[in-house]
RNA sequence: GGGCAUGUAGCUCAGUGGAUAGAGCACUAGAUUCCGGUUCUAGGGGUCGCAGGUUCGAAUCCUGCCAUGCUCGCCA
Numbered sequence: 001g002g003g004c005a006u007g008u009a010g011c012u013c014a015g016u017g018g019a020u021a022g023a024g025c026a027c028u029a030g031a032u033u034c035c036g037g038u039u040c041u042a043g044g045g046g047u048c049g050c051a052g053g054u055u056c057g058a059a060u061c062c063u064g065c066c067a068u069g070c071u072c073g074c075c076a
Stems, first nucleotide, its partner, number of pairs: 001072007010025004018056001027043005049065005
C1' cells in the first nucleotide's frame, strides 16, 4: 500500500428505512440491614466514529475520511 470486518450509554451487545434509540452489567439515590453484601424501587448517562449524499423520513442505504482488528503484498 491492497482486500475484508467492526465502530450504538462507563463495559458487553441488540436494533438492517418509519415517529421520542434500547437491554444486561456498572453508577447514583431510596427501601431492606446494627453496618456492608444480597434483594427490591426509582433515577442519571447517547454528536449511533467524522463529513457529505439519497429519501417525506437514515443507527440502518451510498461516497469519502478516521480508528481498531484480521489478511495479502512491496521495499530494505

This is a predicted structure of a 76-nucleotide RNA (transfer RNA) from a Cyanobacteriota bacterium. The source organism's lineage runs through Bacteria, Bacillati and Cyanobacteriota. The sequence was found in a public genome assembly. It matches the Rfam family "tRNA". By type it is a transfer RNA. Gene Ontology term of the family: triplet codon-amino acid adaptor activity. Rfam describes the family as follows. Transfer RNA (tRNA) molecules are approximately 80 nucleotides in length.